[in-house]
């Protein structure tokens, strides 16, 4: 001094504050009926929508039983999974420690 990972800390996009149901918990209104109405909440579902976790696809190359097959990357694509006010998350990146290899 260079890569690879691991810790610690700053940075760090997008795209719903829809809509439906019960359910709790607060307020309100009652003809007091386990009655209606509104609001927070977390669950479940519908529709829409995002790509930057993670997983799938694939160029050039390259291989090989050969006019096809396999291997092959990405911030490209696919949206399985994830997310879609704020908060968390987050690919990747700065710094500082550390392990290992050169």
């Nucleotide at each position: 001094c260079c890569g690879a990972c691991c810790g610690u800390g700053g940075g760090g996009a997008g795209a719903g504050u829809u809509c439906c149901g019960a359910g709790c918990c607060g307020g309100g209104c009652c003809a007091c009926g386990c009655g209606c109405c509104c609001g927070a909440c977390g669950c479940g579902g519908a529709c829409g929508c995002c790509g930057a976790a993670g997983g799938g696809g694939c160029a050039a190359g390259c291989g090989c039983c050969a006019u096809g097959c396999g291997c092959g990357a990405a911030a490209c694509u696919c949206u399985c999974a994830g997310g879609c006010u704020c908060c968390a998350g987050g690919a990747c990146u700065c710094a500082c420690g550390g392990u290992c290899g050169g």
Model confidence (mean pLDDT): 83 of 100. Predicted 3D model of a 102-nucleotide RNA (Glycine riboswitch aptamer) from a Planctomycetota bacterium. It was read from a public genome assembly, where an Rfam model found it. Taxonomically the source falls in Planctomycetota (Bacteria, Pseudomonadati). The model forms 91% of the base pairs in the Rfam consensus.